[in-house]
RNA sequence: GGAUCUGUGGUCUAGCGGUCAUGACGUCGCCUUUACACGGCGAAUAUCACCGGUUCGAUUCCGGUCAGGUCCA
Numbered sequence: 001g002g003a004u005c006u007g008u009g010g011u012c013u014a015g016c017g018g019u020c021a022u023g024a025c026g027u028c029g030c031c032u033u034u035a036c037a038c039g040g041c042g043a044a045u046a047u048c049a050c051c052g053g054u055u056c057g058a059u060u061c062c063g064g065u066c067a068g069g070u071c072c073a
Base pairs, nucleotide, nucleotide: 001072002071003070004069005068006067007066010025011024012023018056027043028042029041030040031039049065050064051063052062053061
């Protein structure tokens, strides 16, 4: 330099055009316990990497940029 894949709460992850963006772990509160743990209930946490385009409507499709992985040179 070229090709290709990935980028979503604190972490990991589902979602592939339309409702409130899913779940697990973690965090916080309450219940339970003499207390802790386990368990139960509830809550908060996302500019869907960034900029533009298509569309009535974009996390999703298209172009570019950035970052990372793999392969080729």
Molecule: transfer RNA
Organism: Candidatus Poseidoniales archaeon